[in-house]
RNA sequence: GCAGGCGUGGUGCAAUGGCUAGCAUAGGAGUUUCGUAAUCUUCUGAUGCGAGUUCGACUCUCGCCGCCUGCU
Numbered sequence: 001g002c003a004g005g006c007g008u009g010g011u012g013c014a015a016u017g018g019c020u021a022g023c024a025u026a027g028g029a030g031u032u033u034c035g036u037a038a039u040c041u042u043c044u045g046a047u048g049c050g051a052g053u054u055c056g057a058c059u060c061u062c063g064c065c066g067c068c069u070g071c072u
Stems, first nucleotide, its partner, number of pairs: 001071007010025004018055001027043004048064005
C1' cells in the first nucleotide's frame, strides 16, 4: 500500500429497519448475619465520530478514526 472483519455500560456479549437498546458480571444502596461471604430486592451506567437514505437506523450507504487478520 491492497483486501476482509470488527467497534454497544467498567468488562463479556445480544438486538429481522419497528425500541422504551436487553442479558450476565462489576459498582452503589437495602435485605439477611453476632460479623464477613453468599442469597434476595433495587438503583446507576452504553450504540467510535460525521454526513446521507428512510415515516423510522445499533442495523443500510459514504467518509474519517481505532483494533484484528491476510497479502505484498
The prediction has a mean pLDDT of 81. Transfer RNA from Allocoleopsis sp., 72 nucleotides, folded computationally. NCBI's taxonomy places the organism under Bacteria, Bacillati, Cyanobacteriota, Coleofasciculales, Allocoleopsis. The same sequence occurs in records of 4 taxa.